[in-house]
RNA sequence: UUCCGAUAAGAGUAAAUCUGGGGUAACCCAGAGACGCAAAGCCCAAGGGUGCGUGAGAGAGGACAGCCGGGUUACCGAA
Numbered sequence: 001u002u003c004c005g006a007u008a009a010g011a012g013u014a015a016a017u018c019u020g021g022g023g024u025a026a027c028c029c030a031g032a033g034a035c036g037c038a039a040a041g042c043c044c045a046a047g048g049g050u051g052c053g054u055g056a057g058a059g060a061g062g063a064c065a066g067c068c069g070g071g072u073u074a075c076c077g078a079a
Base pairs, nucleotide, nucleotide: 004077005076012037013036017032018031019030020029021028022027035066041072042071043070044069047068048067049064050063052061
């Protein structure tokens, strides 16, 4: 350095749900909360896939990156 991931150490993050606000809705923002996460840090939704929703329809809208995957950076150091 690369790979790897411990009943280690110090950190980080935040599902469901609840409260307040916005929105026709999907959902978004903030606070609480903590299921989990060794990249659940960042970028990609025009790599694949999934579902919501307005509507006659969709090349209106919005969600899953914490489904798989790709790129990139990174704490610690047992086996």